[in-house]
A computed fold for a 76-nucleotide RNA from Hadarchaeales archaeon (SeqCode), annotated as transfer RNA.
Its mean pLDDT, the model's own confidence on a scale to 100, is 82.
The source organism's lineage runs through Archaea, Methanobacteriati, Hadarchaeota (SeqCode), Hadarchaeia (SeqCode) and Hadarchaeales (SeqCode).
RNA sequence: GGGCGGGUAGUUCAAUUGGCAGAACAGCCGGCUCAUAACCGGUUGGUUGGGGGUUCAAGUCCCUCCCCGCCCACCA
Numbered sequence: 001g002g003g004c005g006g007g008u009a010g011u012u013c014a015a016u017u018g019g020c021a022g023a024a025c026a027g028c029c030g031g032c033u034c035a036u037a038a039c040c041g042g043u044u045g046g047u048u049g050g051g052g053g054u055u056c057a058a059g060u061c062c063c064u065c066c067c068c069g070c071c072c073a074c075c076a
Base pairs, nucleotide, nucleotide: 001072002071003070004069005068006067007066010025011024012023013022019056027043028042029041030040031039049065050064051063052062053061
């Protein structure tokens, strides 16, 4: 330098090929218990890596940049 995959909640990951951003764990509140854990109920939390574009509508499509991983090439 070229190619491929990935970046979404504190963490691990979904979102059915454009149509309300979700789950689990964690956190918080409560129940249960003598108490803790486990278990049960409720609840908080998002500039979807940055910027721009297309569209009535973008996590999803297009352009560009950044970061992580893998492969190839180049230099020596």